Predicted 3D model of a 71-nucleotide RNA (transfer RNA) from an Elusimicrobiota bacterium. It matches the Rfam family "tRNA". Its family is annotated with triplet codon-amino acid adaptor activity in the Gene Ontology. It is annotated as a transfer RNA. Taxonomically the source falls in Elusimicrobiota (Bacteria, Pseudomonadati). The sequence was found in a public genome assembly. The coordinates come from a structure-prediction model, not an experiment, and the mean pLDDT is 81.

[in-house]
RNA sequence: GCGGGUGUAGUACAAUGGUAGUAUGCUAGCUUCCCAAGCUUGAGACGUGGGUUCGAUUCCCAUCACCCGCU
Numbered sequence: 001g002c003g004g005g006u007g008u009a010g011u012a013c014a015a016u017g018g019u020a021g022u023a024u025g026c027u028a029g030c031u032u033c034c035c036a037a038g039c040u041u042g043a044g045a046c047g048u049g050g051g052u053u054c055g056a057u058u059c060c061c062a063u064c065a066c067c068c069g070c071u
Base pairs, nucleotide, nucleotide: 001070002069003068004067005066006065007064010024011023012022013021018054026042028040029039030038047063048062049061050060051059
């Protein structure tokens, strides 16, 4: 330099052109003499920038980070 892949809550992963979910962690409450466990509740995320579309996390382009291969 070329090609391919991945990027989503603090962490590990889903999902789909139409309200972005699960587990765990965190906050608050209940339960208990206390702790642990359990139950309920709340906050928290689609790498960045453009394009297409009524509507984009999803489709297209570029770019950034990481990984793999070729040279």